The RNA shown here (FMN riboswitch aptamer (RFN element)) has 149 nucleotides and comes from Chromobacterium vaccinii. Rfam family: FMN riboswitch aptamer (RFN element). Rfam describes the family as follows. The RFN element is a highly conserved domain that is found frequently in the 5'-untranslated regions of prokaryotic mRNAs that encode for flavin mononucleotide (FMN) biosynthesis and transport proteins. This element is a metabolite-dependent riboswitch that directly binds FMN in the absence of proteins. In Bacillus subtilis, the riboswitch most likely controls gene expression by causing premature transcription termination within the 5' untranslated region of the ribDEAHT operon and precluding access to the ribosome-binding site of ypaA mRNA.The FMN riboswitch structure, reported in present an FMN-bound six-stem junction, adopts a butterfly-like scaffold, stapled together by opposingly directed but nearly identically folded peripheral domains.
RNA sequence: CAACGUCUUCGGGGCGGGGUGCGAUUCCCCACCGGCGGUAUGGCGCGCGAGCGCCGAGCCCGCGAGCGCCUUCGCCGCACGGCGAAGGGUCAGCAGAUCUGGUGAAAUGCCAGAGCCGACGGUCAUAGUCCGGAUGAAAGAAGACGACG
Numbered sequence: 001c002a003a004c005g006u007c008u009u010c011g012g013g014g015c016g017g018g019g020u021g022c023g024a025u026u027c028c029c030c031a032c033c034g035g036c037g038g039u040a041u042g043g044c045g046c047g048c049g050a051g052c053g054c055c056g057a058g059c060c061c062g063c064g065a066g067c068g069c070c071u072u073c074g075c076c077g078c079a080c081g082g083c084g085a086a087g088g089g090u091c092a093g094c095a096g097a098u099c100u101g102g103u104g105a106a107a108u109g110c111c112a113g114a115g116c117c118g119a120c121g122g123u124c125a126u127a128g129u130c131c132g133g134a135u136g137a138a139a140g141a142a143g144a145c146g147a148c149g
Base pairs, nucleotide, nucleotide: 001149004146005145006144007143008142009141010140016030017029018028019027031129032128033118034117035063036062037061038060042055043054044053045052046051058116059115066094067093068091069088070087071086072085073084074083075082076081098114099113100112101111102110120132121131122130
């Protein structure tokens, strides 16, 4: 120093105003928010310089959580079906969403403009923003230690 192993810590934001209504942070009008890794024509810093470091995409590529799905167990007398719990992470189904103009050798990333997207369950009424599973899990980030080279 690189990869590996063990452990520790960290690891998601947002309804403010108005309208309708018995009732809406759920509908309508105006607002507000954007996990992780990669990519890099932008920004900042350092260096005489070659160059180096850090940051830089919700909608480009991929990942994660949730639901579905699959497996096992329990209960509903059996089957079917349903409910609950535990596990899997195979599948990628729900499942996502971007264009136009400018600059340029090169941009779905920069500049300008206009758009679009957002699990499940709950609710006096339909939720990205409220409540709940969740003081959870996790993509990953940082650090400590170990052994090998």